[in-house]
RNA sequence: GCCUCCAUGGCUCAGUGGUAGAGCGACUGCCUUGUAAGCAGUAGGUCGGGAGUUCGAAUCUCUCUGGGGGCU
Numbered sequence: 001g002c003c004u005c006c007a008u009g010g011c012u013c014a015g016u017g018g019u020a021g022a023g024c025g026a027c028u029g030c031c032u033u034g035u036a037a038g039c040a041g042u043a044g045g046u047c048g049g050g051a052g053u054u055c056g057a058a059u060c061u062c063u064c065u066g067g068g069g070g071c072u
Stems, first nucleotide, its partner, number of pairs: 001071007010024004018055001026042005048064005
């Protein structure tokens, strides 16, 4: 320099055009002599930045940034 993949709650990931979910974690309550475990519930992300396409974009296109892998 070129090719390719990834970027979504605190963490690990799903969601591949129709108004964003799970597990773990956090918090509250129940239970317990107490803690853990278990059960119930609550909060937390406008999806890395910008632009475009579309009635509608996390999703498609371009670009930038960051990261992983490959080639020379």
The prediction has a mean pLDDT of 82.
This is a predicted structure of a 72-nucleotide RNA (transfer RNA) from a Nanobdellota archaeon.
The source organism's lineage runs through Archaea, Nanobdellati and Nanobdellota.
Rfam family: tRNA. It is annotated as a transfer RNA.